This is a predicted structure of a 73-nucleotide RNA (transfer RNA) from Thermoflexus hugenholtzii. The same sequence occurs in records of 5 taxa. Its mean pLDDT, the model's own confidence on a scale to 100, is 83. Lineage of the source: Bacteria > Bacillati > Thermoflexia > Thermoflexaceae > Thermoflexus. Rfam family: tRNA.
[in-house]
């Protein structure tokens, strides 16, 4: 330099042929316990890497850029 994959919650990852974004763990509150762990219930937390475009509507489609991983040279 070329090709491919990825970037979504604090972490690990889902996400519908485009229609208001979720799980587990972690954190907070409550239940249980003499107390704690485990377990059970609930809650907070996201401008979906950035900038544009298409569309009534974009995490999703298109272009460019940044970063990470892999392959080729």
């Nucleotide at each position: 330099g070329c090709c491919g994959a990825g970037a979504u919650a604090g972490c690990u990852c889902a996400g519908u042929u485009g229609g208001u974004a979720g799980a587990g763990c972690a954190c907070c509150c409550g239940g249980c316990u003499g107390a704690a762990a485990a377990c059970c219930g609930g809650g907070g937390g996201g401008u979906c890497g950035g900038c544009g475009g298409u569309u009534c509507g974009a995490c999703u489609c298109c272009g460019c850029c940044u970063c990470u991983c892999g392959g080729c040279a």